[in-house]
Source information: The prediction has a mean pLDDT of 80. Predicted 3D model of a 523-nucleotide part of an RNA (small-subunit ribosomal RNA, 5' domain) from a metagenome.
Context: one part of a larger RNA
RNA sequence: GGAUGAACGCUAGCGGCAGGCUUAACACAUGCAAGUCGAGGGGCAGCGCAGGUAGCAAUACCGGGCGGCGACCGGCAAACGGGUGCGGAACACUACAGAAUCUACCUUGAUCUGGGGCAUAGCCCGGAGAAAUCCGGAUUAAUUCCCCAUAACAUACAGGAAAGGCAUCUUUUUAGUAUUAAAAAUUUAUUGGAUCGAGAUGACUGUGCGUCCCAUUAGCUAGUUGGCAGGGUAAAGGCCUACCAAGGCGACGAUGGGUAGCUGGUGUGAGAGCACGACCAGCCACACGGGCACUGAGACACGGGCCCGACUCCUACGGGAGGCAGCAGUGAGGAAUAUUGGUCAAUGGACGGAAGUCUGAACCAGCCAUGCCGCGUGAAGGAUGAAGGCCUUCUGGGUUGUAAACUUCUUUUAUGAGGGAAGAAAACUGGAAUUUCUAUUUCAGCCGACGGUACCUUAGGAAUAAGCACCGGCUAACUCCGUGCCAGCAGCCGCGGUAAUACGGAGGGUGCAAGCGUUAUCC
Numbered sequence: 001g002g003a004u005g006a007a008c009g010c011u012a013g014c015g016g017c018a019g020g021c022u023u024a025a026c027a028c029a030u031g032c033a034a035g036u037c038g039a040g041g042g043g044c045a046g047c048g049c050a051g052g053u054a055g056c057a058a059u060a061c062c063g064g065g066c067g068g069c070g071a072c073c074g075g076c077a078a079a080c081g082g083g084u085g086c087g088g089a090a091c092a093c094u095a096c097a098g099a100a101u102c103u104a105c106c107u108u109g110a111u112c113u114g115g116g117g118c119a120u121a122g123c124c125c126g127g128a129g130a131a132a133u134c135c136g137g138a139u140u141a142a143u144u145c146c147c148c149a150u151a152a153c154a155u156a157c158a159g160g161a162a163a164g165g166c167a168u169c170u171u172u173u174u175a176g177u178a179u180u181a182a183a184a185a186u187u188u189a190u191u192g193g194a195u196c197g198a199g200a201u202g203a204c205u206g207u208g209c210g211u212c213c214c215a216u217u218a219g220c221u222a223g224u225u226g227g228c229a230g231g232g233u234a235a236a237g238g239c240c241u242a243c244c245a246a247g248g249c250g251a252c253g254a255u256g257g258g259u260a261g262c263u264g265g266u267g268u269g270a271g272a273g274c275a276c277g278a279c280c281a282g283c284c285a286c287a288c289g290g291g292c293a294c295u296g297a298g299a300c301a302c303g304g305g306c307c308c309g310a311c312u313c314c315u316a317c318g319g320g321a322g323g324c325a326g327c328a329g330u331g332a333g334g335a336a337u338a339u340u341g342g343u344c345a346a347u348g349g350a351c352g353g354a355a356g357u358c359u360g361a362a363c364c365a366g367c368c369a370u371g372c373c374g375c376g377u378g379a380a381g382g383a384u385g386a387a388g389g390c391c392u393u394c395u396g397g398g399u400u401g402u403a404a405a406c407u408u409c410u411u412u413u414a415u416g417a418g419g420g421a422a423g424a425a426a427a428c429u430g431g432a433a434u435u436u437c438u439a440u441u442u443c444a445g446c447c448g449a450c451g452g453u454a455c456c457u458u459a460g461g462a463a464u465a466a467g468c469a470c471c472g473g474c475u476a477a478c479u480c481c482g483u484g485c486c487a488g489c490a491g492c493c494g495c496g497g498u499a500a501u502a503c504g505g506a507g508g509g510u511g512c513a514a515g516c517g518u519u520a521u522c523c
Base pairs, nucleotide, nucleotide: 001523002522003521004520006519007518008517009516010515013375014374015373016372017371018370019368020367021333026331027330028329030328031327032326035076036075037074040073041072043069044068047067048066049064051062052061053060054059083286084285085284092211093210101203102202106199107198108197109196110195111194112193113192114148115147116146117145124137125136126135127134128133154179155178156177157176159174160173161172162171163170164169212258213257214256219249220248221247224246225245226244227243229241230240231239261283262282263281264280265276266275267274268273288309289308290307291306292305311322312321313320314319339365341364342363343362347361348359349358350357351356378409379408380407381406388400389399390398391397392396415459416458417457418456419455423450428445429444430443431442432441433440434439467512468511469510470509471508472493473492474491478507479506480505481504482503488495489494
């Protein structure tokens, strides 16, 4: 000099764009953050609607499943999105290469889509309990579950043929046997189910190079290293088990200990390098601490389950409930870090045929000079060089200083008034055209949280707007008064003991400027 997720002191007009618990992965009140589909199903708690009965009416009751829909069965989603950086020095990351695998939804292609059956939630009845909830009985549906037929394709089996290889074997092809499919609704469409080929996406696994400090850590290792057989897995593999061999790693740093999420990048520097890894993006790990599996295409699952532990809460003492490292918010810790806000309008996601619903993702608004950038606090003229202050060699002079007053202008910004967006195009609804239908094209209508915001026009009036640090040298900027080795200053050298440009005040000056200084850290 530059830099910062900064903090502190003094000060503070506005706007744009960013950023905002670096500490206790400490504990959490409250609300919200993952639902959706009635075009899968039985149904009807509540709401609307229509009907009936009673009543003058309000209303009450009854039955309806028409709109819709609580709870329930079923499907899909919940493995994404969002958070944090505990652990981890290793296949975790990064770069390059590879093979023994699985892949829901999506796109595209091929084949098929027949027949039958058993249950169970819910509702109803009964019981236990303070509650959470649990138990028994009866009855019922499905795109729930099961069975049969069919088998293009696939898998398995044991054969044949061809090619390669010394051989175990590998690849290709082929008739056979066995196994594995279905769901309906309103239609030739579309959707759903079964199997397969190709694509795309994601997941899994192995090998090599690279990735901090300590040798005041020198030896480490028995599933250890390899083989064979089996098991397990989607799959290779000591991944696991039995047997056999005795290997494997290490001063090119094994083993042990410490520290740490890694990277793209960021800061600085001429570069080499050094330091860092907030925000944004990719990967990883974790979800009160530890362990385990279930479901599923995908988890060993933040807002799923089970067990152990610590903690908190409810209780009728018998027993139960919970997990903010999601968004806000609270307490604590700390030098220190924001609102218990708005909207799904856009973008994206889940579900749905769609309308749409949900979405603290996201988009916005609020708070904070935390940073960067921009603008303003007026402009021109104006000498009796006014008054006042300060200095002085003191009837005087110098300086503050064109500074002020005064004259003439301007109105950014602020204030008042008026107008007022883009972000919106799809989907949907209606019309038209093409078309067998689906569908496509076109026209119109409808939809904005931000927000009456940005922006534009206009009115009056210099009106609404400057501080902070420093002035001995380094280092730009000097005098007076007070103090008298005191009080104090200080980054280093050093100032202060009676004329201190170094302390405190004043006048003046210098430097930056809505900031300026100090502290901390990095180059």
RNAcentral holds the full RNA, with entries from SILVA.